[in-house]
Molecule: transfer RNA
Organism: Brettanomyces bruxellensis
RNA sequence: GCUUCUGUGGCCCAGCUGGUUAAGGCGUUAGUCUCAUAAUCUGAAGAUCGCGAGUUCGAACCUCGCUAGAAGCA
Numbered sequence: 001g002c003u004u005c006u007g008u009g010g011c012c013c014a015g016c017u018g019g020u021u022a023a024g025g026c027g028u029u030a031g032u033c034u035c036a037u038a039a040u041c042u043g044a045a046g047a048u049c050g051c052g053a054g055u056u057c058g059a060a061c062c063u064c065g066c067u068a069g070a071a072g073c074a
Base pairs, nucleotide, nucleotide: 001073002072003071004070005069006068007067010026011025012024019057028044029043030042031041050066051065052064053063054062
């Protein structure tokens, strides 16, 4: 330098080849329970979907550029 893949709450990860509310686990937090802690159970908060632009009535998803990382080739 070229090719391919990945980037989604603090962490891990799903999202079916575009449709209005982005699911789940861990963690955090409030309560429940306990003499107390943990566990259990219930609730809550937390995501400009890496960045920018385009296509579209509509984009996490399609296109282009940039960026970070991984693998392969040279």